[in-house]
Small-subunit ribosomal RNA from a metagenome, 1482 nucleotides, folded computationally. Model confidence (mean pLDDT): 83 of 100. The RNAcentral record of the sequence draws on SILVA.

RNA sequence: AGAGUUUGAUCCUGGCUCAGGAUGAACGCUAGCGGCAGGCUUAACACAUGCAAGUCGAGGGGUAACAGAGGUAGCAAUACCUGCUGACGACCGGCGCACGGGUGAGUAACGCGUAUGCAACCUACCUUGAACUGGAGCAUAGCUUCGAGAAAUCGGAAUUAAUACUCCAUAUAUUCAUGAAUUCGCAUGUUUUUAUGAAUAAAGCUCCGGCGGUUUGAGAUGGGCAUGCGUGCUAUUAGUUUGUUGGUGAGGUAACGGCUCACCAAGACUACGAUAGCUAGGGGGUCUGAGAGGAUGGUCCCCCACACUGGUACUGAGACACGGACCAGACUCCUACGGGAGGCAGCAGUGAGGAAUAUUGGGCAAUGGACGCAAGUCUGACCCAGCCAUGCCGCGUGCAGGAUGACUGCCCUAUGGGUUGUAAACUGCUUUUGUACAAGAAGAAACCCUUGAUCGUGAUCGAGGUUGACGGUAUUGUACGAAUAAGCAUCGGCUAACUCCGUGCCAGCAGCCGCGGUAAUACGGAGGAUGCAAGCGUUAUCCGGAUUUAUUGGGUUUAAAGGGUGCGCAGGCGGGUUGAUAAGUCAGUGGUGAAAUCCUGCAGCUUAACUGUAGAACUGCCAUUGAUACUGUCAACCUUGAAUACAGUUGAGGUAGGCGGAAUGUGUAAUGUAGCGGUGAAAUGCUUAGAUAUUACACAGAACACCAAUUGCGUAGGCAGCUUACUAAACUGUUAUUGACGCUCAUGCACGAAAGCGUGGGGAGCGAACAGGAUUAGAUACCCUGGUAGUCCACGCUGUAAACUAUGAUCACUCGUUGUUGGCAAUACACCGUCAGCGACUGAGCGAAAGCAUUAAGUGAUCCACCUGGGGAGUACGGUCGCAAGAUUGAAACUCAAAGGAAUUGACGGGGGCCCGCACAAGCGGAGGAACAUGUGGUUUAAUUCGAUGAUACGCGAGGAACCUUACCUGGGCUUAAAUGCAGAACGACGUUCGCUGAAAGGUGAAUUCUCUUCGGAGCGGACUGCAAGGUGCUGCAUGGUUGUCGUCAGCUCGUGCCGUGAGGUGUCGGGUUAAGUCCCAUAACGAGCGCAACCCCUAUCGUUAGUUGCCAUCGGGUAAUGCCGGGGACUCUAACGAAACUGCCGGUGUAAACCGUGAGGAAGGUGGGGAUGACGUCAAAUCAGCACGGCCCUUAUGUCCAGGGCUACACACGUGUUACAAUGGCCGGUACAGAGGGCAGCUACAUAGUGAUAUGAUGCAAACCUCGAAAGCCGGUCCUAGUUCGGAUUGAAGUCUGCAACUCGACUUCAUGAAGCUGGAUUCGCUAGUAAUCGCGCAUCAGCCAUGGCGCGGUGAAUACGUUCCCGUGCCUUGUACACACCGCCCGUCAAGCCAUGGAAGCUGGGGGUACCUAAAGUCCGUAACCGCAAGGAGCGGCCUAGGGUAAAACUGGUGACUGGGGCUAAGUCGUAACAAGGUA
Repeated sequence: AGAGUUUGAUCCUGGCUCAGGAUGAACGCUAGCGGCAGGCUUAACACAUGCAAGUCGAGGGGUAACAGAGGUAGCAAUACCUGCUGACGACCGGCGCACGGGUGAGUAACGCGUAUGCAACCUACCUUGAACUGGAGCAUAGCUUCGAGAAAUCGGAAUUAAUACUCCAUAUAUUCAUGAAUUCGCAUGUUUUUAUGAAUAAAGCUCCGGCGGUUUGAGAUGGGCAUGCGUGCUAUUAGUUUGUUGGUGAGGUAACGGCUCACCAAGACUACGAUAGCUAGGGGGUCUGAGAGGAUGGUCCCCCACACUGGUACUGAGACACGGACCAGACUCCUACGGGAGGCAGCAGUGAGGAAUAUUGGGCAAUGGACGCAAGUCUGACCCAGCCAUGCCGCGUGCAGGAUGACUGCCCUAUGGGUUGUAAACUGCUUUUGUACAAGAAGAAACCCUUGAUCGUGAUCGAGGUUGACGGUAUUGUACGAAUAAGCAUCGGCUAACUCCGUGCCAGCAGCCGCGGUAAUACGGAGGAUGCAAGCGUUAUCCGGAUUUAUUGGGUUUAAAGGGUGCGCAGGCGGGUUGAUAAGUCAGUGGUGAAAUCCUGCAGCUUAACUGUAGAACUGCCAUUGAUACUGUCAACCUUGAAUACAGUUGAGGUAGGCGGAAUGUGUAAUGUAGCGGUGAAAUGCUUAGAUAUUACACAGAACACCAAUUGCGUAGGCAGCUUACUAAACUGUUAUUGACGCUCAUGCACGAAAGCGUGGGGAGCGAACAGGAUUAGAUACCCUGGUAGUCCACGCUGUAAACUAUGAUCACUCGUUGUUGGCAAUACACCGUCAGCGACUGAGCGAAAGCAUUAAGUGAUCCACCUGGGGAGUACGGUCGCAAGAUUGAAACUCAAAGGAAUUGACGGGGGCCCGCACAAGCGGAGGAACAUGUGGUUUAAUUCGAUGAUACGCGAGGAACCUUACCUGGGCUUAAAUGCAGAACGACGUUCGCUGAAAGGUGAAUUCUCUUCGGAGCGGACUGCAAGGUGCUGCAUGGUUGUCGUCAGCUCGUGCCGUGAGGUGUCGGGUUAAGUCCCAUAACGAGCGCAACCCCUAUCGUUAGUUGCCAUCGGGUAAUGCCGGGGACUCUAACGAAACUGCCGGUGUAAACCGUGAGGAAGGUGGGGAUGACGUCAAAUCAGCACGGCCCUUAUGUCCAGGGCUACACACGUGUUACAAUGGCCGGUACAGAGGGCAGCUACAUAGUGAUAUGAUGCAAACCUCGAAAGCCGGUCCUAGUUCGGAUUGAAGUCUGCAACUCGACUUCAUGAAGCUGGAUUCGCUAGUAAUCGCGCAUCAGCCAUGGCGCGGUGAAUACGUUCCCGUGCCUUGUACACACCGCCCGUCAAGCCAUGGAAGCUGGGGGUACCUAAAGUCCGUAACCGCAAGGAGCGGCCUAGGGUAAAACUGGUGACUGGGGCUAAGUCGUAACAAGGUA
């Protein structure tokens, strides 16, 4: 000090989360020791038991217990007696019990903190002064006795003491009254001196020293009271108060005071927050933080409050009293039922509550306290110990060496390597700790006793003695021996640390983001690693990070946020000069700021924590002295801010009235006739009762075309025909007047579009609601026809708008260019200056960017308003306003990790522009209807194996399913069928032949049978065993390779530079051009790469070379005929090499690229035609069944062999084809012309047989040699429009061929049979020239073939394209976007289901507080004739007040509530499609 998380990526805004520190903590796992600290945060809940406040015999009467002594009785044990002594129960009396200890309920307060005051006060014990201490008296407790009661306790009688009580005397003194003088003070007042008068005291004990007692002064200590300042939240609490505020008098108190009472006055507090509600002891301090702050108040210290709850007083120096009293209440206990007892928020302890917090311990040795002369007694204060890792601190669990880097484990690319790991073993060393034994503290000084000195019965100073709970503890020594001692969490990123196995959106993890759906570094385990360590993690809470409430230190155009606008009180801020003052401000000094804590130095425990000591600090408050720049205040002045005056100008500024024309509608009259109107198209509607149209006149209401503008005016809302009246404002000029009069503005007041409301008018047009017609799946809409409120006027209300410049007001300053409105000035007709506005552009600067930019969103100043994640929600409740509608103020629970702004790249649009393509159009021929073939779906089946499924599956994988293929099914077998290798091992085979059985595979039997040899063995072979095998089993979403498609579309990128905070952009855009990112020009770009094109192949022309098997013009020979033969290379052809085409030439257009031309030439002309060639990428596209391959799975089976069956099924649906429906045809006869291919288990001439498929014989050819072979065409004949001489399905019969075998299930032939079908709905496909159409031929696979398929070949050979509006697809530029899985996107609302919190609600039920009335205990005070007492006084009675109780009505605040309202959340529900693109009606 930061990091993660919104996006495809970016910058910003903004929230959420993490890393740190802390704790009186708790929980989980673990645990060796010590020191120091801490330990009911919850129920101020209830408490059993014990202890926590007594002491004094030197105040007193005394003697219950104990001890001693004495006495009596008795042998003794023992019993009894004597207060005689030590002592002492209970009692009277004194002092203490108001301290110490606990708790934090109450309290928002002079309670606390801090600083003052008391001239308004008290103070036992203590210190120090002054004075006194004389007499008298009555009782009472105890004890004794009697009585009541269960008990607690109480009553009667008799008797008794005191330092108990009462009275008298005295009065230094004190107090009071009346005078006199005097000091001081701000005042009320007060100090001192003095005179006179009045009132008020005492207690004894004694060792005779004294200790006490009374009055009083001073001090000390402790308290009381008053005051300034500070000290929570809520305004959804705005008014509160009647002893209230003040006065006079009285009472009361230690004392002032409405503290109380009587009377008088009507005040007092409050927006600087009264009152009310909620919460809370306060401080020193503690935690955190750089600080400012924020949070907190446990332990320790100070103060306060409380003591079961409420009230009350008594005693006392002190209490309204924790371990006192009385009363009331609740609760618990005892009871003989009549009545009594109690108060752990003291120390232990118990129950309960709770996540959670200890021993019913030891001791008064120390410190402190009470009493006492003292010894001493008491002391759960305190000192110690016990329990608890609760925290902080310290120590240890060894150290050194030791590599074949051992074994195991784990991992891997696995003949081996890595890691665990110097780790271990092993060797040496040490002994803190541990165990055993031994020694053994400090804390102790006093008091007291003995004694000495000074000295005199006392004080001070010495010497000796006595006293330790902790504790035989700390500590020390010796011995032994590595011996007794390591865990926890984490390992996807943040965040240090990685692999394997298991699991398979399951189980689970998770602080945030997020992991898990078969290869999980994120789950669980293991190995390893990392971090910390006697602890480690988790949870909770606080601060930090968070500048995320911003004083330090934030913002408000678009992210949350400027009030709709003005006026303006309070408040805040405020121009220039001079003087005074000294409140703020600054400086010095004094007092205070308790101690502890924090910080620094030093010191003590071996160190540290801890502790001691000294210092500093305590940033504060008060007082005082000074300074006077600034602010304030006062005084005097100034003119520039502001206002005024005078003159002029401007405008849709406002209010009221008058007038006007156009348009529209209506009425009347006329002309006129069949439609009008409306729409995408229609219909509703109007019209023969005469509409619409046209003309004239009349009436009505509303709005004001052109001018008109980036214009003007107004505070905003807003304002527009012309004109009049009234009225407001601004600007300019003059610098005349005043002299800071100013700015802003919470609350307040006023104004405030449209819609809406009330009353009364008005109503032409328009037009919510409504009606009808359309559209539509629906259409409560968009469109059309009507149409009511309303729109208009007057008066009143409402008070809101995207009331927007999404930009508050005022002042000052800060480069420029340009337009315009209104003035002024100046002129010469240029064209400039100045003030006030309204606009545009552009710098610096600012900004996240877009952008703003003298009209700031720049730089400063002042004031106001507002914001603090999204949703819930501008909602609920409450208040205020309103007739209502509603407005204003304005939450929470709950929920999410985002929501959002600007910009970028894509994609998309029923956005735009440009361009292209058999994309449309123009044509030709098909498909969709029929039958059949074939593929697919579906169904069926034992199986109908598997894959391919929009385009981009469906005559596809398959370029050949009868067996085989074959992967499927049924049945029968085998456990290695086949290949290869290694090892082992018996053997001599293997093979061949022959049997039996079986459907076959297989099983089983018989016969035959190796080579070399040194005789040891070796080679070879196969049966057997083991290991490897095998799998068309799964995953194409783990992959390679290959392929389809966009698309043969023109695109896709890079380097350097430049621009931008950045993602990115530029280049690649623009203007042209092209088939093309093809080329040219321009240009912050310059170049380059993959694509395009070209290079390659075929084809079209020619040449050269070559001339067999091809060719034959010329010459010759020959045949029935044929290049048949000699020969020839001319031609065709063959197959190699060349040539040729490049917009090269001409003309035109153009800067150029290029384009145009029936151009020339040419075989070919603008890429000549065709092929091969497929950029970056997209579709998790296809294929694990072509092949390869990771992982998983099977192993007497998911492997393998065999037989049979199936892949060929068949109500049906779809795709692709074939054949047709006929005359441009069918049939018959005759006749002509290809190319490219194939061929020896082959093609076969030819001959014969058969109607034929074919058969039999036979010849040539491993091929430019032999062979397979055209059809349409042409010539003739026939058929005559019909289900036919069309069409050929289907079926019957007979055959041929292949093959082991044609039943399921082959093809072909012949004869016979002769189905549907007469040109095909919506819709849809192909094709732009040697193309479509049509005709046949060949080949692969193959024994044969279901081939009508596929791949090739040639023959014949068209039509049409105006053109780019539309459909589809694509490319480029641009625009919008809430999309980025990218429109097959995103996303809204109702309804239905579950869960959650919440509002309302008839009511029901609590709580605290106030008011009124009734009643009223204890108790103080007041009054008082009877009773008691000599008296003082008391009892009793009465009165006032009051805790509590009761009643009543209201207010506030909770819980619950049938039902009800909306809200939130929840993989795959329903209905629509509102928003995002012009989102299909912006």